Context: one part of a larger RNA
RNA sequence: UUGGGUUUAAAGGGUCCGUAGGCGGGCAAUUAAGUCAGGGGUGAAAUCCCACAGCUCAACUGUGGAACUGCCUUUGAUACUGGUUGUCUUGAGUUAUAGUGAAGUAGAUAGAAUGUGUAGUGUAGCGGUGAAAUGCAUAGAUAUUACACAGAAUACCGAUUGCGAAGGCAGUCUACUAACUGUAUACUGACGCUAAUGGACGAAAGCGUGGGGAGCGAACAGGAUUAGAUACCCUGGUAGUCCACGCCGUAAACGAUGGAUACUAGCUGUUCGGUAGCAAUACUGAGUGGCUAAGCGAAAGUGAUAAGUAUCCCACCUGGGGAGUACGUUCGCAAGAAUGAAACUC
Numbered sequence: 001u002u003g004g005g006u007u008u009a010a011a012g013g014g015u016c017c018g019u020a021g022g023c024g025g026g027c028a029a030u031u032a033a034g035u036c037a038g039g040g041g042u043g044a045a046a047u048c049c050c051a052c053a054g055c056u057c058a059a060c061u062g063u064g065g066a067a068c069u070g071c072c073u074u075u076g077a078u079a080c081u082g083g084u085u086g087u088c089u090u091g092a093g094u095u096a097u098a099g100u101g102a103a104g105u106a107g108a109u110a111g112a113a114u115g116u117g118u119a120g121u122g123u124a125g126c127g128g129u130g131a132a133a134u135g136c137a138u139a140g141a142u143a144u145u146a147c148a149c150a151g152a153a154u155a156c157c158g159a160u161u162g163c164g165a166a167g168g169c170a171g172u173c174u175a176c177u178a179a180c181u182g183u184a185u186a187c188u189g190a191c192g193c194u195a196a197u198g199g200a201c202g203a204a205a206g207c208g209u210g211g212g213g214a215g216c217g218a219a220c221a222g223g224a225u226u227a228g229a230u231a232c233c234c235u236g237g238u239a240g241u242c243c244a245c246g247c248c249g250u251a252a253a254c255g256a257u258g259g260a261u262a263c264u265a266g267c268u269g270u271u272c273g274g275u276a277g278c279a280a281u282a283c284u285g286a287g288u289g290g291c292u293a294a295g296c297g298a299a300a301g302u303g304a305u306a307a308g309u310a311u312c313c314c315a316c317c318u319g320g321g322g323a324g325u326a327c328g329u330u331c332g333c334a335a336g337a338a339u340g341a342a343a344c345u346c
Stems, first nucleotide, its partner, number of pairs: 003318004007300002012314001014201004021194003025088007033081002035077008049065006091191001092188003095184006103177007110154001114150008125136002162169002206247006215241002220236004258313006266291011295302002319346003328339004
C1' cells in the first nucleotide's frame, strides 16, 4: 500500500461556512470521449513459460512456439457513465400566511439577599469548630430598627422542558437581527450532497490597555490537626471572577457516536403545530425521552434520534513506552498552540 476498522479495545476534525475536487433526480433527442467488438501496424534481442535438441546428467546452451496483458490507427455498437440540446417536478430553493422558543446584540428597569456607611435602641460578648484557637468587640461589637450607597447573580415558575452549528443561553420590558416549524400549494426548475487548502465562531483559565470590585477566592499570612501537614478544617486575603476593546484557540469542546439521502415491526410519554370531531379521541408534520421486534455487536448494549440495510463525500487509526517529546516551520505580547519524528527499549 491493500485489507480491516473508528460508542467503550488505536482511531470522528470543537463547530459551522465554503473553494478546488469527488459524487449526484425523471423523460426524450443527439454525440461517440470513457466502455465494448472486429481489422491493420507496432510491441528489438535476451529474460519468463511450453515443446524438442546439444554438452555422459544438471546448471548452461541452441531451435521453434506462445506470450509480451501495452500503445497507435481504422471500421462499427450505443445499454451504462460523460458532453450538448430540450423538457418535467418529487430533491433544493423562493413566495404567501399562521406560529414558536433561557437564539443573538444593545438599552432600560425590578425585588430578595450580601456587604459597607450614617443614625437610633441596647450590653458583653460575637464568630467559628469534631473540639478549639487565630479573628472581631467597652474607642460599644454581635443582635435589632430606619435611611443611603455598591457590585454581582437572578429564588419560586423549572421539567429526560425549550432554543442555538457548536461553545452555550434563564428576573422583567423595549428596539434591532437571525433561525426553525406548520399550512397552502402560487413560482424557479436539479439550482443538490460532501468538502482537502482556506475563512468565521469557539467554555474555563490565562495575557494586554482602561475601568470596576459586594460576595467568593488560586497565591500568601495566621490558627488548628498531625510524627510531619508546604493539605483536608477555621480566620483573613491579593490576582482573578464583573464591564469595554484587543489577543489566546485549547477542554472528558462527550452522545467519548462526522455529514447527507433512502429503506426496515411495535408500545408508551412529552414540546410546538395541523386536520376531523360537540367532546373523548383518531390521524398527521417537525422535535425531544423511555421500553422493545428483526438485525447488528466481543459483550455492555444499540435498535426509525441505529451502533440495522445500502450509496456518496470528508476526517482519522495500524503494538506499548520513548512522546504529543526533540528538531525544523507557522502562529502568539507571553503562556504556549498547530504540525510532528527517530535512536533506544519491551